Predicted 3D model of an 84-nucleotide RNA (c-di-GMP-I riboswitch aptamer) from a Candidatus Rokuibacteriota bacterium. Its mean pLDDT, the model's own confidence on a scale to 100, is 88. The sequence was found by an Rfam model in a public genome assembly.
RNA sequence: CUCCGAUAAAGGCAAACCAGCCGUGAGGCUGGGACGCAAAGCCAUGGACCCCGGCGCGAACGCCUGGGCCGCCAGGCUACCGAA
Numbered sequence: 001c002u003c004c005g006a007u008a009a010a011g012g013c014a015a016a017c018c019a020g021c022c023g024u025g026a027g028g029c030u031g032g033g034a035c036g037c038a039a040a041g042c043c044a045u046g047g048a049c050c051c052c053g054g055c056g057c058g059a060a061c062g063c064c065u066g067g068g069c070c071g072c073c074a075g076g077c078u079a080c081c082g083a084a
Base pairs, nucleotide, nucleotide: 004082005081012037013036017032018031019030020029021028022027035071041077042076043075045074046073047072049068050067051066053064054063055062056061
């Protein structure tokens, strides 16, 4: 330095739910709150899923533009500690 991740040490983040605000909506922000997380830090690049609008005879279904989601998977970048 890389890989790896412990009944180690110091810490960190914060699901559901509730309140307020923003948004047509998915959802986001702030505060409370902890289900959990060794990247649950960052990135929308690929896929999945979700939303608005449109198209197809079109309800199921499929496709397209735009948007959401990184705590769905993959990928990229960065990172504390140091047992086996």